Molecule: Glycine riboswitch aptamer
Organism: Sulfurifustis variabilis
RNA sequence: GAACGCCCUGUGGGAGAGACCCGCUUCAUCGCGGGCGCCGAAGGCGCAACCCGCCCGGAAUCGCUCAGGCAGAAGGACCGCAGGCGCAAG
Numbered sequence: 001g002a003a004c005g006c007c008c009u010g011u012g013g014g015a016g017a018g019a020c021c022c023g024c025u026u027c028a029u030c031g032c033g034g035g036c037g038c039c040g041a042a043g044g045c046g047c048a049a050c051c052c053g054c055c056c057g058g059a060a061u062c063g064c065u066c067a068g069g070c071a072g073a074a075g076g077a078c079c080g081c082a083g084g085c086g087c088a089a090g
Base pairs, nucleotide, nucleotide: 005087006086007084008083009082010081011080012079013078018036020035021034022033023032024031037070038069039068043066044064045063046062050058051057
């Protein structure tokens, strides 16, 4: 002690799929349990595209759906902007 990058925080955008059926509760919705049908972009797992001059190593927006989700809300990979007593390079 920059920039870029990583990490953290805030903020904006952010898809997919039954407001399904039955029972309980409720004025009703919400909620709980069961059943069938679906989605994948929290997470997890798998292959390995890809990254690396090679090895070591890393590893997906691909696959699986355990978890999660299928009106709204919440969440949400990823992208943009801003900030940071942080890490790292010089």